[in-house]
Context: one part of a larger RNA
RNA sequence: UGACGGGGACCCGCACAAGCGGAGGAGCAUGUGGUUUAAUUCGAUGCUACGCGAGGAACCUUACCUGGGUUUGACAUGUAAGUAGUAGGAACCUGAAAGGGCAACGACCCGUAUAAAUCGGGAGCUUACACAGGUGCUGCAUGGCUGUCGUCAGCUCGUGUCGUGAGAUGUUGGGUUAAGUCCCGCAACGAGCGCAACCAUCGUCCUUUGUUGCUAACCCGCAAGGGAGCACUCUAAGGAGACUGCCAGUUUUUUAACUGGAGGAAGGAGGAGAUGACGUCAAGUCAGUAUGGCCCUUACGCCCAGGGCUACACACGUGCUACAAUGGUCGUUACAAAGGGUUGCCAAACCGCGAGGUGGAGCUAAUCCCAAAAAGACGGCCCCAGUCCAGAUCGGAGGCUGCAAUCCGCCUCCGUGAAGUUGGAUUCGCUAGUAACCGCAGAUCAGCCAUGCUGCGGUGAAUACGUUCCCGGGUCUUGUACA
Numbered sequence: 001u002g003a004c005g006g007g008g009a010c011c012c013g014c015a016c017a018a019g020c021g022g023a024g025g026a027g028c029a030u031g032u033g034g035u036u037u038a039a040u041u042c043g044a045u046g047c048u049a050c051g052c053g054a055g056g057a058a059c060c061u062u063a064c065c066u067g068g069g070u071u072u073g074a075c076a077u078g079u080a081a082g083u084a085g086u087a088g089g090a091a092c093c094u095g096a097a098a099g100g101g102c103a104a105c106g107a108c109c110c111g112u113a114u115a116a117a118u119c120g121g122g123a124g125c126u127u128a129c130a131c132a133g134g135u136g137c138u139g140c141a142u143g144g145c146u147g148u149c150g151u152c153a154g155c156u157c158g159u160g161u162c163g164u165g166a167g168a169u170g171u172u173g174g175g176u177u178a179a180g181u182c183c184c185g186c187a188a189c190g191a192g193c194g195c196a197a198c199c200a201u202c203g204u205c206c207u208u209u210g211u212u213g214c215u216a217a218c219c220c221g222c223a224a225g226g227g228a229g230c231a232c233u234c235u236a237a238g239g240a241g242a243c244u245g246c247c248a249g250u251u252u253u254u255u256a257a258c259u260g261g262a263g264g265a266a267g268g269a270g271g272a273g274a275u276g277a278c279g280u281c282a283a284g285u286c287a288g289u290a291u292g293g294c295c296c297u298u299a300c301g302c303c304c305a306g307g308g309c310u311a312c313a314c315a316c317g318u319g320c321u322a323c324a325a326u327g328g329u330c331g332u333u334a335c336a337a338a339g340g341g342u343u344g345c346c347a348a349a350c351c352g353c354g355a356g357g358u359g360g361a362g363c364u365a366a367u368c369c370c371a372a373a374a375a376g377a378c379g380g381c382c383c384c385a386g387u388c389c390a391g392a393u394c395g396g397a398g399g400c401u402g403c404a405a406u407c408c409g410c411c412u413c414c415g416u417g418a419a420g421u422u423g424g425a426u427u428c429g430c431u432a433g434u435a436a437c438c439g440c441a442g443a444u445c446a447g448c449c450a451u452g453c454u455g456c457g458g459u460g461a462a463u464a465c466g467u468u469c470c471c472g473g474g475u476c477u478u479g480u481a482c483a
Base pairs, nucleotide, nucleotide: 001483002482003480004479005478007477008476009475010474011473012472013471015467016466019430020429021428022427023426026321027320028319029318030317031316032315033314034312035311042053043052064307065306066305067304068303069302070301073131077130078129079128080127081126082125083124088105092101093100094099108122109121110120111119133296134295136294137293138292142290144285145284146283147281149279154193155192156191157190158189159188160169161168162167173184174183175182199273201271202270204240205239206238207237208236210234213230214229215228218227219226220225243267246261247260248259249258251257323423327382328381329380330379331378332377333376339370340369341368344363345362349358350357351356389420394415395414396413397412398411399410400409436459437458438457439456440455441454442453
């Protein structure tokens, strides 16, 4: 100087407390451990692995296993030699395919040349050699990127001063703040990386813009809509606006600031993003890519078929659905936002109980389509039961995608109708348009095991006395046989 302490002081955080909803019990989905297996490819492992890499494992993917093949190779560059019935290649044979064999037909570019043939060179091919190739090893050889402490308020430097020196000071102290934020004081005076601001988004207003958007007034029309208009909503570009600016305070050092108020759409950081200092964990990744070293080279490379990654006594994590009446079911009826669409989204109409099929209008989209929002509202039934709850499992019949749904897809209909009556110890999230509940969309994608993930809106709470305690963190201080 640090680190540590079941030392001290001060402070903060959904850290506790106060509340609301869950997990832990059930069934299923998914990931992991374990076990099994020819293989169940590899990585990730307290917080910071476990719906993680994977934002799509039937083939492919695929890295694993079994079997069949191949050896200058699926791909790149170069050297040497050879090469016209050459390169390519229908058909045929063999085969699971890959591969192997046979083979009708049959080339191209440049030069010489009128043209063809021929000749020389090239491309292609063959052979040989350099080499290719490796998701083989090492993340403890690395780059790059990432997680975490933590959006915590810290981490440092120059000069000066102090100390023999390691170092200290500044950065400590008194206030204050979300903040090393600011003020005051001070052997310090300044500065840098962080904080804040600058950026984009939502909330108010103004100007501009009026089609595909909108409709208050006018005309036509039963209506939808059209004409007309651009007021309003909205669109998307530019501006305005918030700064403790104003007022008050027995607050304060009369500083920084704090508390209350006015005005205002918004008030003291308005909400929510992007943004992550010096560093820590030899943290993660050689399987995203790059890359040193090592290893394989008729195989640890490459191609193909089938299987596996989907196994199942069990254990754990993350979720979904429930156990019901604030509910279930049937009918009627409202109100979104944000997205996607030409190998695409697919309307009307018709067929089918339905999944779906036929159909073909419109749309490269503020125009058309996906599209029905759902919870909600208004009525009918159920009457507390393993039920008109719950839907696992299984049987049957179908639909769709795809070369192909057996291992191993999704969906529909009929039947079946399991566990489950609110969950032990323990444990998680959340402070407001939040939690909780409800649906919608997208990426990936032929299809989909999506209940995942990323967004979007609708309905919309309770509670916070307080900081003694648990956890994590910051500052100062103290002890130390630790570095």

A computed fold for a 483-nucleotide part of an RNA from a Candidatus Omnitrophota bacterium, annotated as small-subunit ribosomal RNA, 3' major domain. It matches the Rfam family "Bacterial small subunit ribosomal RNA". NCBI's taxonomy places the organism under Bacteria, Pseudomonadati, Candidatus Omnitrophota.